[in-house]
RNA sequence: AUUUCAUGAAGAGUGGUUGAGGGACGAGCCCUGCGACGCCACGACAACCGGACAGAACACGAGCGUACCGGUGUCAACUCUCUCCUGGAAACAGGGAACAUGAGAU
Numbered sequence: 001a002u003u004u005c006a007u008g009a010a011g012a013g014u015g016g017u018u019g020a021g022g023g024a025c026g027a028g029c030c031c032u033g034c035g036a037c038g039c040c041a042c043g044a045c046a047a048c049c050g051g052a053c054a055g056a057a058c059a060c061g062a063g064c065g066u067a068c069c070g071g072u073g074u075c076a077a078c079u080c081u082c083u084c085c086u087g088g089a090a091a092c093a094g095g096g097a098a099c100a101u102g103a104g105a106u
Stems, first nucleotide, its partner, number of pairs: 001106008013042005021031003026082003043075003048071004052066002079098001084095004
């Protein structure tokens, strides 16, 4: 980099530093000098992967768990909303695409 599968309605922030942008892209809407983005420290959430523990039998153990150790991830707004398709008068619902994250394959 390509690709496969799973998940994306829940959850979780303070301080320091810097100083003007940020929310992937387009449109909208929003956040932001009452300090954004980034970085650092500490904290938290979650439970994808490895381990540990747990699990009704002799053994091996799936699923469902615990959140103890490690590897990621995340901590404004449903993935902030919409773009394509279907249903619907509308609200809205379902699906797709794209994107993000994890685990695998090449």
This is a predicted structure of a 106-nucleotide RNA (SAM riboswitch aptamer (S box leader)) from an Acidobacteriaceae bacterium. Lineage of the source: Bacteria > Pseudomonadati > Acidobacteriota > Terriglobales > Acidobacteriaceae. Of the family's consensus pairs, 94% are formed in the model. It was read from a public genome assembly, where an Rfam model found it.